Context: one part of a larger RNA
Molecule: small-subunit ribosomal RNA, 5' domain
Organism: uncultured bacterium
RNA sequence: GGACGAACGCUGGCGGCGUGCUUAACACAUGCAAGUCGAACGGGACUUAUCGGAUUGAGGAUUCGUCCAAAUGAAGGUAAGUUUAGUGGCGGACGGGUGAGUAACGCGUGAGGAACCUGCCUUUCAGAGGGGGACAACAGUUGGAAACGACUGCUAAUACCGCAUAAAGCAUAUUGGUUGCAUGGUCGAUAUGCCAAAGAUUUAUCGCUGAAAGAUGGCCUCGCGUCUGAUUAGCUUGUUGGUGAGGUAACGGCCCACCAAGGCGACGAUCAGUAGCCGGACUGAGAGGUUGACCGGCCACAUUGGGACUGAGAUACGGCCCAGACUCCUACGGGAGGCAGCAGUGGGGAAUAUUGGGCAAUGGGCGCAAGCCUGACCCAGCAACGCCGCGUGAAGGAAGAAGGCUUUCGGGUUGUAAACUUCUUUUGAGAGGGAAGAGUAGAAGACUGUACCUCUCGAAUAAGCCACGGCUAACUACGUGCCAGCAGCCGCGGUAAUACGUAGGUGGCAAGCGUUGUCC
Numbered sequence: 001g002g003a004c005g006a007a008c009g010c011u012g013g014c015g016g017c018g019u020g021c022u023u024a025a026c027a028c029a030u031g032c033a034a035g036u037c038g039a040a041c042g043g044g045a046c047u048u049a050u051c052g053g054a055u056u057g058a059g060g061a062u063u064c065g066u067c068c069a070a071a072u073g074a075a076g077g078u079a080a081g082u083u084u085a086g087u088g089g090c091g092g093a094c095g096g097g098u099g100a101g102u103a104a105c106g107c108g109u110g111a112g113g114a115a116c117c118u119g120c121c122u123u124u125c126a127g128a129g130g131g132g133g134a135c136a137a138c139a140g141u142u143g144g145a146a147a148c149g150a151c152u153g154c155u156a157a158u159a160c161c162g163c164a165u166a167a168a169g170c171a172u173a174u175u176g177g178u179u180g181c182a183u184g185g186u187c188g189a190u191a192u193g194c195c196a197a198a199g200a201u202u203u204a205u206c207g208c209u210g211a212a213a214g215a216u217g218g219c220c221u222c223g224c225g226u227c228u229g230a231u232u233a234g235c236u237u238g239u240u241g242g243u244g245a246g247g248u249a250a251c252g253g254c255c256c257a258c259c260a261a262g263g264c265g266a267c268g269a270u271c272a273g274u275a276g277c278c279g280g281a282c283u284g285a286g287a288g289g290u291u292g293a294c295c296g297g298c299c300a301c302a303u304u305g306g307g308a309c310u311g312a313g314a315u316a317c318g319g320c321c322c323a324g325a326c327u328c329c330u331a332c333g334g335g336a337g338g339c340a341g342c343a344g345u346g347g348g349g350a351a352u353a354u355u356g357g358g359c360a361a362u363g364g365g366c367g368c369a370a371g372c373c374u375g376a377c378c379c380a381g382c383a384a385c386g387c388c389g390c391g392u393g394a395a396g397g398a399a400g401a402a403g404g405c406u407u408u409c410g411g412g413u414u415g416u417a418a419a420c421u422u423c424u425u426u427u428g429a430g431a432g433g434g435a436a437g438a439g440u441a442g443a444a445g446a447c448u449g450u451a452c453c454u455c456u457c458g459a460a461u462a463a464g465c466c467a468c469g470g471c472u473a474a475c476u477a478c479g480u481g482c483c484a485g486c487a488g489c490c491g492c493g494g495u496a497a498u499a500c501g502u503a504g505g506u507g508g509c510a511a512g513c514g515u516u517g518u519c520c
Stems, first nucleotide, its partner, number of pairs: 001520004006516005013390006019383002021348001026346003030343003035090003040087002043084009056071001059068003097301003106226008116218002121214007129163001131161002138153006169194010199206003227273003234264003239261006246254001276298004280291004303324005326337004354380001356379003362376001363374004393423004403414004428457006437447001464509005469490003475504005485492002
């Protein structure tokens, strides 16, 4: 000198764009953050239309026994619509957060998989025949304070289960060609065996099953690179390798049985400490050093530890089970919870924001769609925290006013500075108009009556901070008297201190200026 997710002191006008718990991965009240589909399914509720006619019965007739009756329209049936607790499907593995752990194939980079998987999406081929039995919901009974259940009975499906079909596929056996270092590679042939399906509706679609290929996403292996310590020198028994079996989507001590006794290490094993890694960022002429906030990629984690289930896919943050700690409810029998999501609270700290608006845009989930959901996101709020832009007026104005300071008492200086005259109006105040961002046949914009435009008013509303001995731009007076104090280094202060304090003046930067901390 530069930089900062900064903090502190004094000060503070406006706007744009960014950024904002670096500490306790401490504990969390409250609200919201993942739903959606009635075009998969049965039921319930409500509404409408229609059929239906119970009941009441204005009125009329009457031989007072009764009769005819407009109107009213119950139960129930049918159809349509709306809604949704449950079954079912898809999504809750994305998106969002944090950096505790991890020195590791975790990350980066470059290869490889003849050892692999891939829902939704795209293309192509083939198919969807015929049956069955349940369980929720519901009804009844019943337990419990609650959370939540238990029993009996009924029922639907794109839920579940057999059967049929099998081009392709898979498995086994036999066999031909072919690549390769090579295996169960690859392209074929034959035989045997095995495996599918689901319908819906507004009739045009959306779905369903098997197979092949692609795309996307993932999984695995290897080379190289990746902090410090030797005041850590030896480490290792599933350890190293083999055979076989198991397991996995798949290779593999991944797991197991047996066999062998190996494997790693001064080219630093093991141990200990520290740490998420990178693209990048800062600095520097570069080499390098430092760093990993924001944004993007990867990894890991979700109160602590362990476990599996479901699924195409699981570290399953807002899923399940067990154990621990903690908090809450309880009728003491038993239950409930997990903000390292967005806000917000307590606590810690030098220190870090609103319990805001909207799905209008972009994107995501579901849905044929309309649409619903979305604290992702878009906006607004707070903060000079940072960067950038603008302003606090401009021109004229010497009686060089007054006042202040100083003085050799003549003056000098503050100083064209002010006053005063003329002008301008960014910002400010008021009034009127008023977007783009968006598409649609038409309507539908949170931001927003904002930005912006026009008019009116009036210099009006807006300057501080630090320094002035040298380094280092800028000096005098008074006070103090090795005191009080200053200080980055050298050093100032003991009676004329340009170094302390105040004042005047001056210098520097400016809505900031200084200080502290950290890095180059």